[in-house]
Context: one part of a larger RNA
RNA sequence: GGACGAACGCUGGCGGCGUGCUUAACACAUGCAAGUCGAACGAGGACUGGAGAGCUUGCUCUCUAUAGCCGAGUGGCGAACGGGUGAGUAACACGUGACUAACCUAUCUUUAGGCGAGGGACAACCUGGGGAAACCCGGACUAAUACCACAUGACGUCUUUUUUUCGCAGGGAAGAAAGACCAAAGGGGGCCUCUUCUUGAAAGCUCCCGCCUUUAGAGGGGGUCGCGGCGUAUCAGCUUGUUGGUGAGGUAACGGCUCACCAAGGCUACGACGCGUAGCGGGUCUGAGAGGACGAUCCGUCACAUUGGGACUGAGAUACGGCCCAGACUCCUACGGGAGGCAGCAGUGGGGAAUAUUGCGCAAUGGUCGAAAGACUGACGCAGCGACGCCGCGUGUGGGAGGAAGCCUUUCGGGGUGUAAACCACUGUCAGGGGGGAAGAAUCCCGGGUAUCUCAAUAGGAUACCCGAUUGACGGUACCUCCAAAGGAAGCGCCGGCUAACUCCGUGCCAGCAGCCGCGGUAAGACGGAGGGCGCAAGCGUUGUUC
Numbered sequence: 001g002g003a004c005g006a007a008c009g010c011u012g013g014c015g016g017c018g019u020g021c022u023u024a025a026c027a028c029a030u031g032c033a034a035g036u037c038g039a040a041c042g043a044g045g046a047c048u049g050g051a052g053a054g055c056u057u058g059c060u061c062u063c064u065a066u067a068g069c070c071g072a073g074u075g076g077c078g079a080a081c082g083g084g085u086g087a088g089u090a091a092c093a094c095g096u097g098a099c100u101a102a103c104c105u106a107u108c109u110u111u112a113g114g115c116g117a118g119g120g121a122c123a124a125c126c127u128g129g130g131g132a133a134a135c136c137c138g139g140a141c142u143a144a145u146a147c148c149a150c151a152u153g154a155c156g157u158c159u160u161u162u163u164u165u166c167g168c169a170g171g172g173a174a175g176a177a178a179g180a181c182c183a184a185a186g187g188g189g190g191c192c193u194c195u196u197c198u199u200g201a202a203a204g205c206u207c208c209c210g211c212c213u214u215u216a217g218a219g220g221g222g223g224u225c226g227c228g229g230c231g232u233a234u235c236a237g238c239u240u241g242u243u244g245g246u247g248a249g250g251u252a253a254c255g256g257c258u259c260a261c262c263a264a265g266g267c268u269a270c271g272a273c274g275c276g277u278a279g280c281g282g283g284u285c286u287g288a289g290a291g292g293a294c295g296a297u298c299c300g301u302c303a304c305a306u307u308g309g310g311a312c313u314g315a316g317a318u319a320c321g322g323c324c325c326a327g328a329c330u331c332c333u334a335c336g337g338g339a340g341g342c343a344g345c346a347g348u349g350g351g352g353a354a355u356a357u358u359g360c361g362c363a364a365u366g367g368u369c370g371a372a373a374g375a376c377u378g379a380c381g382c383a384g385c386g387a388c389g390c391c392g393c394g395u396g397u398g399g400g401a402g403g404a405a406g407c408c409u410u411u412c413g414g415g416g417u418g419u420a421a422a423c424c425a426c427u428g429u430c431a432g433g434g435g436g437g438a439a440g441a442a443u444c445c446c447g448g449g450u451a452u453c454u455c456a457a458u459a460g461g462a463u464a465c466c467c468g469a470u471u472g473a474c475g476g477u478a479c480c481u482c483c484a485a486a487g488g489a490a491g492c493g494c495c496g497g498c499u500a501a502c503u504c505c506g507u508g509c510c511a512g513c514a515g516c517c518g519c520g521g522u523a524a525g526a527c528g529g530a531g532g533g534c535g536c537a538a539g540c541g542u543u544g545u546u547c
Base pairs, nucleotide, nucleotide: 001547002546003545004544006543007542008541009540010539013393014392015391016390017389018388019386020385021351026349027348028347030346031345032344035077036076037075040074041073044070045069048065049064050063051062052061053060054059084304085303086302094228095227096226097225098224099223100222103221104220105219108217109216112213113212114211116150118148119147126139127138128137129136130135156181157180158179159178160177161176162175163174164173165172166171186209187208188207189206190205191204195202196201197200230276231275232274237267238266239265242264243263244262245261246260247259248258249257279301280300281299282298283294284293285292286291306327307326308325309324310323329340330339331338332337357383359382360381361380365379366377367376368375369374396426397425398424399423406417407416408415409414430488432483433482434481435480436479440474446468447467448466449465450464451463452462453461454460491536492535493534494533495532496517497516498515502531503530504529505528506527512519513518
C1' cells in the first nucleotide's frame, strides 16, 4: 500500500447494485415452508328442478333427477427435487483422467407388439365397545387404473447343445436348435360408415389420454483404479475378517460385503499406525511473477438433520418438515398414557464486539400434480432494515476590497483567516409539492380463421400458423414534465522525525501522549485548548486478520 461477511469511536444528504449469526450443529412460543388429481373409485353434502307428506302458508321432512360445485376416504403421481447447515470426515470425501467384458434407471423421446377371460377382499359409510386424550378393537356392507390367480406370449430372461468371431485376462458379441418362466386397466370426447337391437343407442366405429412386454437413446446414478492437495517422529512399528484362496450366501453389480474351511499373510522411514486440525473444488485476496493466505455470497460436489441405532416403502432414501427402538430435553395428562424436534422463511430467548421484517406476490423464471381450467410453491420475484461494501451525484455558480466585523498573532508598524463573508447577478442536480406515467407480458386458456393428418364423416380429435381478447406483487415505482426555492444537506483524522502540515496560551517527569524512535522536571512545533494549516471526504479514524 491492498483486501475484509468485519467490529468500535465521531459524524451522516440522496440513489443504483450487491451483501448481512464468522460465536451456541444452543434451546425454541406462533404462523407459513408439499401437495395435487372427481377425466381412476364408491359414499356423502350444499344448490337447482320435479313429486309427495306434515301443515304454523312458508318452513320441515321423504323420494327422485342430473350438467356443473364442494369433498373426508380408497387409488395414482410427487413428497429422494427444491431450501438449510459444515457438526463429522485426512477418506476414492473432493478435483482430474481413465475403466465398468461387474451394474441400475420412474418420468421423457424412440422401435416392435399386445391389452382376452375371471375371482376374493379392505377403507369410507353403518353399527357395538374401550379411552381423559392420542387413538384403538370388534361386527356387517361396498367400488376401482387397489389386490390375486388363469389364458396368450416373444426378437425378453434363464438352462443345455452347437457354429462363427473378438478381447490383455477372468471372458464378451452374433447366429441356430431344444426346454423352462413371466404381462396388462381402464377413463374421457364424438359419431351412425360397418355389426346388434332399430326414431336413437350400444358391448359397434373412431380419436385422445392411460396400461403391459420389448428395442435404442437422452439425462441421472452406483462401483473400481492412476495422479493431486496438512501439521506432527517429543507418534515407529500397525493389523486377526487382518492378507490371500476354495465354496456358499447376499447385492442392481464386483468384492471379506458376510459366513464356513484352508494358508500366514498384508502395510510401513517414498512415513504405516497414532494424535491434532479441516468439508473439498471452481474460485477469492495479495503479489511483476513464482508463491503465500483463505474457501462468506454465486456454481458443482460430499456429509448431516435433537443424540445413537435400525429397517420399511419406493425407479430412486437407509428419507430435515416419514416410521420403529433407545437416550437427553420440553409439553399435555383423569397418572393408565400420550405429543414434539426451525442446521426451511420470518421471529424469540441465550451466547457474543457483532449480523435484518413474525412484510407483499405467485405478475415473471423454475418445480410438483392435473387432459385442461387451475391448485400448491418462505424456491423465486420484490419490498423493509443496516454507510456493511462498491459505484455515482449533491451540499451551489460567476462577480465582489490592497481587504468589513469577529477571532488569532505581533517587533504594535503590521500580518493571518480572506474573495472567504456581506452585497449583486444567475442556475436548478438531489430532497419537497402538483400532473402524466412505463418496459418487464411471452404464453396457457378462450373466440375466429387457414393448412396438414386421422376418420365413414362437412362430427370429434391431433399438430402447425395467423388475428383478436385476457393477465403486474414491485407500484402510481422508474422515467418525463411543471412549481417554488440558495433555500434542507460536512465531517473526521493529523500537523517532532519516519510523513504532507506551526504558532500562542495552559501544564510543569504532574496531567497526559505514543506505531517505532521517544516527548513532559517553567519559554513543550510531541501533553490539553485556541487560531492557522495538511490529508481524505458522506465518510474519517482505530482495532483485528491476511498478502
A computed fold for a 547-nucleotide part of an RNA from a metagenome, annotated as small-subunit ribosomal RNA, 5' domain. It matches the Rfam family "Bacterial small subunit ribosomal RNA". Its family is annotated with ribosome and structural constituent of ribosome in the Gene Ontology.